[in-house]
This record gives sequence, structure tokens and C1' cells, in this order.
RNA sequence: CAAACUCUUCGGGGCAAGGUGAAAUUCCUUACCGACGGUAAUUGAGCAAAGAAGAAUUGUACUGCAUUCUUCUUUGCUCAUAAGUCCGUGACCCGUCCUUCUUUUUUCGAGGGCGGUGGAGCUGGUGAAAGUCCGGCACCGACAGUUAUAGUCUGGAUGGGAGAAGUUGUUU
Repeated sequence: CAAACUCUUCGGGGCAAGGUGAAAUUCCUUACCGACGGUAAUUGAGCAAAGAAGAAUUGUACUGCAUUCUUCUUUGCUCAUAAGUCCGUGACCCGUCCUUCUUUUUUCGAGGGCGGUGGAGCUGGUGAAAGUCCGGCACCGACAGUUAUAGUCUGGAUGGGAGAAGUUGUUU
């Protein structure tokens, strides 16, 4: 210095306005929102090299050459940043196995492993190349609850969580 384990902290946003109605943040018009990792032709910063232009300086020398500085361009490298709809992950739900709880077996409850289910994009432009850039128009969003159907309200959830940052200690 790096990795693994341990531990600590962090780790999801959104119906404003109007219509109908006895009743709707649930319907209708319109509005608003986009978890985590990766990839990415995005944007920005820094460094290096090459080239061009300008200025200054000294020497030689009348237009040049050399050195230094500034600006611009190109290339390369590093860092940060960039997708709801691409590749994966997570929450919810289901199955199965194990542990625990139980006097014993099963069920229920609690914890864990493995597996399954799990939404959505076309088009025009640029270009060597676009699933990611720019423009246009679309589309998607667990479960339970509700005087009336929910991505946005309430609830499980002061939970879980992909993962992010750091780290006493241990090991390699």
C1' cells in the first nucleotide's frame, strides 16, 4: 500500500390548479417524481507532448535564428460528472430447505440459505459508430387499506435494503 473479516455512519422522490360527484390527493383535464452498481460519443478541471500566432529579452544579425511568457488548436493521460425505459442489483410477493421456538410431531411465529416472479422507447438529427448525446412524441411504476379504482395519501416501515464513505483490531 492492497484485499478479506470486524465495527461505525449514511443509504427514495413526487398531485400545485381545475372538473364531476353524496363521497375521489384514487376517476377526468392538467401537474409532479425517478433507489443502487456498471457501461456511455456528455460536460468541466488539471497535467504532458506537438503545432500555430503574438509579445518580450539577449546574442549574432537590418525581415531571420535561439530563449522565455501568453493565447489558440490537436492528441494523450488523470480526476470529477452523465440512462426511470440498455446490462445487472435491491425492496414487495411466492416456493423450498435449514435453524430456533414447542414436552414430542405438525401448524403458526422468529431468523437464515437457495430458487422463482418482477415495469416501460420509438422517431428525427449529428456522426465512422448512438441503447447513453441533441430535438420531438410516447411509455412505466410492489403489496394492504380507503364513503370511489392510488407511482404521488395512509400502513407494514423508528423495518429491510442493493450499496456508499470511513475504520479500532485481526489475518493474508
Background:
RNAcentral holds the sequence, with entries from Rfam. A computed fold for a 172-nucleotide RNA from Sporosarcina sp. Marseille-Q4063, annotated as FMN riboswitch aptamer (RFN element). NCBI's taxonomy places the organism under Bacteria, Bacillota, Bacilli, Caryophanales, Sporosarcina. Rfam family: FMN riboswitch aptamer (RFN element). About the family: The RFN element is a highly conserved domain that is found frequently in the 5'-untranslated regions of prokaryotic mRNAs that encode for flavin mononucleotide (FMN) biosynthesis and transport proteins. Its mean pLDDT, the model's own confidence on a scale to 100, is 77.